About this RNA: FMN riboswitch aptamer (RFN element) from Actinotalea sp. K2, 147 nucleotides, folded computationally. Its Rfam family is "FMN riboswitch aptamer (RFN element)". Its family is annotated with FMN binding in the Gene Ontology. The source organism's lineage runs through Bacteria, Actinomycetota, Actinomycetes, Cellulomonadaceae and Actinotalea.
[in-house]
RNA sequence: ACACGUGCUCCGGGGUCGGUGCAAUUCCGAGCCGGCGGUGACAGUCCGCGACCCGGUCGCGGUGCAGCCUCACGGCGGCACCUGACCGGUUGACCUGGUGGAACUCCAGGACCGACGGUGAAAGUCCGGAUGGGAGGAAGCGCGUGG
Numbered sequence: 001a002c003a004c005g006u007g008c009u010c011c012g013g014g015g016u017c018g019g020u021g022c023a024a025u026u027c028c029g030a031g032c033c034g035g036c037g038g039u040g041a042c043a044g045u046c047c048g049c050g051a052c053c054c055g056g057u058c059g060c061g062g063u064g065c066a067g068c069c070u071c072a073c074g075g076c077g078g079c080a081c082c083u084g085a086c087c088g089g090u091u092g093a094c095c096u097g098g099u100g101g102a103a104c105u106c107c108a109g110g111a112c113c114g115a116c117g118g119u120g121a122a123a124g125u126c127c128g129g130a131u132g133g134g135a136g137g138a139a140g141c142g143c144g145u146g147g
Stems, first nucleotide, its partner, number of pairs: 002146008010137002016030004032124001033114002035049004044112002053089007061082005067076003094110005116128003
């Protein structure tokens, strides 16, 4: 120096103008954004993963509720909620033509999609859970193993 594993740290999307209106960054018009890995060649729409939500199992701790045993000290198990791990479920959307050995990924054209709660009126983008979680990524530092 290299490969693999591992710990810590770090990183880990997006609202602009105009219109209507008492009121909208939520409606209407135009414009804007696209988590992570994979792939015969670059993907919001392919395959899978994560986030949100739901259910189950197990564990620890906490809170609450009532119960049983005891003369008492005290002991026992139960239910619910919070919390952690794991498992499962749920969760949107693409075509045509071209190039090519190969592309639902590139080029041209035309489409489509985007959790939950909140809001004076409906949200991919505002506010909130969230100074959270996160698939993973990369660099730095450390540790271990290998030839």
Model confidence (mean pLDDT): 75 of 100.